This is a predicted structure of a 71-nucleotide RNA (transfer RNA) from a Candidatus Staskawiczbacteria bacterium. RNAcentral holds the sequence, with entries from ENA. Its mean pLDDT, the model's own confidence on a scale to 100, is 82.

RNA sequence: CGCGCCUUGGAGGAGUAGUACCUCGACAGUCUCAUAAGCUGUAGGCCCUGGUGCAAUUCCAGGAGGCGCAA
Numbered sequence: 001c002g003c004g005c006c007u008u009g010g011a012g013g014a015g016u017a018g019u020a021c022c023u024c025g026a027c028a029g030u031c032u033c034a035u036a037a038g039c040u041g042u043a044g045g046c047c048c049u050g051g052u053g054c055a056a057u058u059c060c061a062g063g064a065g066g067c068g069c070a071a
Base pairs, nucleotide, nucleotide: 002069003068004067005066006065007064010024011023012022013021018054026042027041028040029039030038047063048062049061050060051059
């Protein structure tokens, strides 16, 4: 230099045009003599820029980062 894949809350994942979801974790409440477990609730997220489109996490283009293959 070439090719392919990935990037979504603190962590691990799903979602592939229309309301962003699940598990764990954090915080608060409830329960308990107390702690844990259980139950309820809250906060926290689509790598960046542009395009298409009524509407973009999703499609397209460029960029950034990571992984792999080949050399």

NCBI's taxonomy places the organism under Bacteria, Bacteria candidate phyla, Candidatus Staskawicziibacteriota.